Predicted 3D model of a 401-nucleotide RNA (Bacterial RNase P class A) from a Saprospiraceae bacterium. Lineage of the source: Bacteria > Pseudomonadati > Bacteroidota > Saprospiria > Saprospiraceae. The sequence is in RNAcentral, with records from ENA. The gene name in the source record is rnpB. Rfam family: Bacterial RNase P class A. From the family's description: Ribonuclease P (RNase P) is a ubiquitous endoribonuclease, found in archaea, bacteria and eukarya as well as chloroplasts and mitochondria. By type it is a ribozyme.
RNA sequence: AACGCAGGGAGCUCUAUCGCCGGGAUCUUUAAGAUCUGGGAGGAAAAUCCGGACAACGUAGAGCACCACACCAUCUAACGGAUGGGGUUCCGGGAUAACCGGGAUACAGAAAGUGUCGCAGAAAAUUACCGCCCCGGAUUCGGGGUAAGGGUGAAAACGUGUGGUAAGAGCGCACGCGAAGGUAAGGCAACUUAUUUUCGGGAUAAACCUUGUGGGUUGAAAUGCCAUGUAUAUUCCGGAUUGCCACUUUGGUGGUAAAAUGGACUGCUCGUCCAAUUGUCUUGCACAACCGGAAGGGGUAGGCAGCUAGACUAUUACUGUGAAGUAAUAGCCAGAUAAAUGAUAGAGGUCCGGAUGGAAACAUCCGGAUACAGAAUCCGGUUUACAUCCCUGUGUUUUUA
Numbered sequence: 001a002a003c004g005c006a007g008g009g010a011g012c013u014c015u016a017u018c019g020c021c022g023g024g025a026u027c028u029u030u031a032a033g034a035u036c037u038g039g040g041a042g043g044a045a046a047a048u049c050c051g052g053a054c055a056a057c058g059u060a061g062a063g064c065a066c067c068a069c070a071c072c073a074u075c076u077a078a079c080g081g082a083u084g085g086g087g088u089u090c091c092g093g094g095a096u097a098a099c100c101g102g103g104a105u106a107c108a109g110a111a112a113g114u115g116u117c118g119c120a121g122a123a124a125a126u127u128a129c130c131g132c133c134c135c136g137g138a139u140u141c142g143g144g145g146u147a148a149g150g151g152u153g154a155a156a157a158c159g160u161g162u163g164g165u166a167a168g169a170g171c172g173c174a175c176g177c178g179a180a181g182g183u184a185a186g187g188c189a190a191c192u193u194a195u196u197u198u199c200g201g202g203a204u205a206a207a208c209c210u211u212g213u214g215g216g217u218u219g220a221a222a223u224g225c226c227a228u229g230u231a232u233a234u235u236c237c238g239g240a241u242u243g244c245c246a247c248u249u250u251g252g253u254g255g256u257a258a259a260a261u262g263g264a265c266u267g268c269u270c271g272u273c274c275a276a277u278u279g280u281c282u283u284g285c286a287c288a289a290c291c292g293g294a295a296g297g298g299g300u301a302g303g304c305a306g307c308u309a310g311a312c313u314a315u316u317a318c319u320g321u322g323a324a325g326u327a328a329u330a331g332c333c334a335g336a337u338a339a340a341u342g343a344u345a346g347a348g349g350u351c352c353g354g355a356u357g358g359a360a361a362c363a364u365c366c367g368g369a370u371a372c373a374g375a376a377u378c379c380g381g382u383u384u385a386c387a388u389c390c391c392u393g394u395g396u397u398u399u400u401a
Stems, first nucleotide, its partner, number of pairs: 001397010012348007020040002023037006042372001046383002049381005054219004061270004066215005071085005086107001087105007108210002113208002115204003129150002131146006158176006177200010223305004234295006241258007261275004277289004281284001312331008349370009
């Protein structure tokens, strides 16, 4: 210097004029206005993806369904997130599963069970097409044995060598590979290394499933309050029943218990809780009130709160590999509501192209560009978009000293 990886920052600046929203102070004021002084859109505000704070459902429980996560340790209010490590795997360097650097990871369980692995192939697990061996047989052909060799395929009964055999085969032996364990050492752990026992077809669970952990629902158009105004118009359904005690004119009355039924954070079930009435008389499945529910209709759609002091921001120090934590100091930095935070002009900065000068760096002039994008209850995270410039660390190659 070039190429790559990881992390971080900026992403326009200044001046003038005019305009918009909100806070504070002062003056005037029926409303409203004037002056002064501060403030006013992001790293993603986007996706509506995850976790919460907060609010409501009078109380709020259990089970199922459904959904999510899944190596270890740590961080956090929490998370399906982050940090560090382990395993597996890919790429580069390297003579090399030595070692170094970088990337990915949807990483519990296949010894609970079910399913799937197309085509080709004899067969995808209850293998025998060619071949090899033995017997009959001139050959063709028939019977038996075999899974070492060949073929098909992504994958063919663990691999290589050797002995043995009629020919072979883990059939035996040696060294390996894989799975499930034991012991020793290291490590908080996941695991690593060494050694040893048993077993020997695989793959697949972002296939069904099993195990473990967790999850109430809805969501700021939540929710709460005030004012105004209409029609407490009209119609329908339900408020059952039984037992016990006391009184009694034997018609009933009062109390109490159970209870159909209805309703109550959620898809279902159970449990729990609330209600399960009152009056009248002509004593009737009557009438009325009240409570609950449904239909239908009318009025309103205005204001306030929620609404921004926070799991907040910045700086410094200490602890930690790190995410992060602790302490001190300083600060208050939008709250709109059809939705404010802008428009115009000039000058500059950065980048690209061209011309001129110059050995080059660079200088002057001309032209163009100046990214993604816009708060709406708030916070933490993930994902996606982003012209251009800068910083830190690290790897490889080349050059110079």